[in-house]
This is a predicted structure of a 366-nucleotide RNA (Bacterial RNase P class A) from a Gemmatimonadota bacterium. It was read from a public genome assembly, where an Rfam model found it. Its mean pLDDT, the model's own confidence on a scale to 100, is 78. Of the family's consensus pairs, 90% are formed in the model. The source organism's lineage runs through Bacteria, Pseudomonadati and Gemmatimonadota.
RNA sequence: UGAGCGUGCGAGUGAGGAUCGCCGGUGGUUUCGGCCGCUGGAGGAAAGUCCGAGCUCCACAGGGCAAGGUGCCGGGUAACGCCCGGGCGUCGUAAGGCGACGGAAAGUGCAGCAGAGAGUAGACCGCCGAUGGCCGCUCAGCGGCACAGGCAAGGGUGAAAGGGUGCGGUAAGAGCGCACCGGGCUCCUGGUAACAGUGAGUCGCUGGCAAACCCCACCUGAAGCAAGGCCAAAUAGGGAACGAGGAGUUGCCCGCUCCGCUUGAGUUCCGGGUAGGCCGCACGAGGCUGCCGGUAACGGCAGUCCCAGAUGAAUGAUCCUCCCCCGCAAGGGGACAGAACUCGGCUUAUUCCGCGCGCUUACCCC
Numbered sequence: 001u002g003a004g005c006g007u008g009c010g011a012g013u014g015a016g017g018a019u020c021g022c023c024g025g026u027g028g029u030u031u032c033g034g035c036c037g038c039u040g041g042a043g044g045a046a047a048g049u050c051c052g053a054g055c056u057c058c059a060c061a062g063g064g065c066a067a068g069g070u071g072c073c074g075g076g077u078a079a080c081g082c083c084c085g086g087g088c089g090u091c092g093u094a095a096g097g098c099g100a101c102g103g104a105a106a107g108u109g110c111a112g113c114a115g116a117g118a119g120u121a122g123a124c125c126g127c128c129g130a131u132g133g134c135c136g137c138u139c140a141g142c143g144g145c146a147c148a149g150g151c152a153a154g155g156g157u158g159a160a161a162g163g164g165u166g167c168g169g170u171a172a173g174a175g176c177g178c179a180c181c182g183g184g185c186u187c188c189u190g191g192u193a194a195c196a197g198u199g200a201g202u203c204g205c206u207g208g209c210a211a212a213c214c215c216c217a218c219c220u221g222a223a224g225c226a227a228g229g230c231c232a233a234a235u236a237g238g239g240a241a242c243g244a245g246g247a248g249u250u251g252c253c254c255g256c257u258c259c260g261c262u263u264g265a266g267u268u269c270c271g272g273g274u275a276g277g278c279c280g281c282a283c284g285a286g287g288c289u290g291c292c293g294g295u296a297a298c299g300g301c302a303g304u305c306c307c308a309g310a311u312g313a314a315u316g317a318u319c320c321u322c323c324c325c326c327g328c329a330a331g332g333g334g335a336c337a338g339a340a341c342u343c344g345g346c347u348u349a350u351u352c353c354g355c356g357c358g359c360u361u362a363c364c365c366c
Base pairs, nucleotide, nucleotide: 001362002361003360004359005358006357007356008355009354010353011351012352014322015321016320017319018318019317020316022041023040024039025038026037027036028035029034043336047347048346050345051344052343053342054341055224056223058221067220068219069218070217071216072086073085074084075083076082087101088099089098090097091096102215103214107213108212109209110208124155125154126151127150128149131148132147133145134144135143136142137141163181164180165179166178167177168176182205183203184202185201186200187199188197189196190195228279229278230277231276238270239269240268241267242266245259246258247257248256249255286305287304288303289302290301291300292299293298323334324333325332326331
């Protein structure tokens, strides 16, 4: 210098200024309508609602079945299907990436096409034909045929053909025998464990799929802030007590009209629910800094900070100067996206970009 790998930030329609607004908090003032000042006001994913919790309400003796989920080992955590470290497999020269990664010798099942045969295998081409058969000859034998039959080395099919290489063996062959490599099992050694070993012995060695049923181990009660709680009109029901009058018309009285008199008008009180309002609801498994423990995830201690809380749902608009990227310039561009009870994760969107930090590899120079 080029190529590449891992990881951590920042969020750059940003900063300053001007004008006009919106939601919350707080102080002052008020003629209770407001007015004035100060102050806080979206994200790394606020998203998908896919996991795990807090919180709330309902349900619940205990055990089993069913259903669903998780699945190498150890650790972290409130918990997890998340994270960290390790093991194994696999890809990469490497840094590193990826992996639903328990059990296929409990049982059942599945495998398109091709192929002879796809799992206690099979014979298309091929090889052999020792033995038996047939034929020939120079006949204790030899040669031929490829009929019975044998074989699976080689070819061919396939994603996959029942360990691999070599030697022996044989008619030809074959773990049939042997050596080495690989594999299973038992033990030993190391490791908390997964697992590993140029360790010892033993067995000729019984493919794949469990995101097929299944088996094994572990986990799971349900619904969600429209949870749930409090205050509480008008009208119409309900209950209790009193109860013979009540209402209208009229300036007033008389009068008149309507309703009611135990099948109860009217008055008072009580209770439930609705509208509406308040709480839940912003101090939390909280942020930042430092020290300590730990390889790390993370934990402990001390200090410090208070950081949206709306609900027909605020967080905005316009202008000026500057900023970042591309371009000689004119000019163009500045992503994805927005809280709705709250956290911990995962996943997805975005790159317009800008900063680091730690490595790997190739070449050059000293």